[in-house]
Molecule: Glycine riboswitch aptamer
Organism: Hoeflea phototrophica DFL-43
Order: sequence, then structure tokens, then C1' cells
RNA sequence: CUUGUCCCGUUGGGAGAAACCGGUUCAUCCGGUGCCGAAGGAGCAACCGCCCCGGAAACUCUCAGGCAAAAGGACCAACGGAACGUU
Repeated sequence: CUUGUCCCGUUGGGAGAAACCGGUUCAUCCGGUGCCGAAGGAGCAACCGCCCCGGAAACUCUCAGGCAAAAGGACCAACGGAACGUU
């Protein structure tokens, strides 16, 4: 100096689903019904790899979470940083 992977920080983007019902003055809280899938978690396995071990979805479940706004938000982009590699 080139470039890759993973991680961290900042900024921007970022879906779905009852501002439901009853108690309660509202909120909170308690009980009930319906619903969502993109924190986290669990399951299946196309695929990768392979003696074995292993990795693995935005699919499935809905434990947790959520169903006005705000917040959160997988993931994406830019910039900066760190580690390990590469030219």
C1' cells in the first nucleotide's frame, strides 16, 4: 500500500399485528379474547464441510417479546476503529 472476514462505535434507512374487552378516574396494574414475526430463544435441514465432530435461513414454533405515537427492531448503507489474514 491492496484486499477479505468477524466484531465495536456514530449517522441514515428499516416491516407486521386490537390506541381490543372487563375491573380501575387516566396511566400503571390485574384478568380475558384475538393477532404479529425482524431483538433474544427453540425446532426442521436445502446447502457448506466432512472419518467423526461441526456450521447453517428471512422456513417452522411463539417460551420471551410485540400489536397508536415514542422506544425497540433483524437486516442494509456510509464513515471511523480493533483483531486476524491477503497482495